Model confidence (mean pLDDT): 82 of 100. Transfer RNA from Ceratodon purpureus, 74 nucleotides, folded computationally. The source organism's lineage runs through Eukaryota, Viridiplantae, Dicranidae, Ditrichaceae and Ceratodon. A source record names the gene tRNA-Ile-AAT-12-1. Rfam family: tRNA. Rfam classes the family as a transfer RNA.

C1' cells in the first nucleotide's frame, strides 16, 4: 500500500437484503419474599443502531465517504 470482517443499551450479543413500538441474556435501580443476606418473583429505568452524506413514500437495513477495532496478503 491492497483484500476483508465488524461498530446496536453499562457489558455480551440477536435484529430474515428496507415498513407500523429496536430485543435477549447479565449488570443496574425499585419491589414482593426472608430475621438479614443471597438465591427466586414481578416491575422500571437505560439506545442519535460509531459519524456525515446518497437512494426511497419509507433506512439498524441498501450505496459513498470518514474514524475506530479484528483478521489476510505484499
Nucleotide at each position: 500500500g491492497c483484500c476483508u470482517u465488524c461498530u446496536u443499551a453499562g457489558c455480551u450479543c440477536a435484529g430474515c437484503u428496507a415498513g407500523u413500538c429496536a430485543g435477549a441474556g447479565c449488570g443496574u435501580c425499585g419491589u414482593g419474599c426472608u430475621a438479614a443476606u443471597a438465591a427466586c418473583g414481578c416491575a422500571a429505568a437505560g439506545g442519535u443502531c460509531a459519524c456525515a452524506g446518497g437512494u426511497u413514500c419509507g433506512a439498524u437495513c441498501c450505496c459513498u465517504g470518514u474514524a475506530g477495532a479484528g483478521g489476510g496478503c505484499a